[in-house]
Molecule: SAM riboswitch aptamer (S box leader)
Organism: soil metagenome
């Protein structure tokens, strides 16, 4: 920088915790984390291919497409929220909803 409200689990091993802290609110002995096999998701790199435009023997920018490699994911919106900012309704405590930040995550 660029994307995060789509998508996609089965088994085996393991034995108490998982959801990034923190507040909520969830997941789990109808087996959490982890580890492994094996299976998919999805399209960020690489690769191949289609349309364009740029230079021109190749290469490059833009878009769309494949999907066998390299990562990444595979409860719940990054599960929600906190910081700002419109707006709507209040018993003035606070409630609802949209937008943006920030935090994290992946490339």
């Nucleotide at each position: 920088c660029a994307u995060c409200a789509a998508g996609a689990g089965a088994g085996g091993c393991g034995g108490a915790g998982g959801g990034a802290a923190c507040g909520g609110c969830c997941c789990u002995g109808u087996g959490a984390a982890g580890c492994c096999u094996c299976g998919g998701c999805a399209a960020c790199c690489a690769u191949c291919u289609c349309g364009u435009c740029c230079g021109g023997u190749c290469g490059g920018g833009c878009g769309g497409g494949a999907g066998a490699g390299g990562u990444g994911c595979c409860a719940a919106a990054u599960c929600c929220g906190g910081c700002g900012g419109a707006g709507c309704c209040c018993u003035c405590g606070g409630g609802c909803c949209c937008c943006g930040a920030a935090c994290g995550a992946u490339g």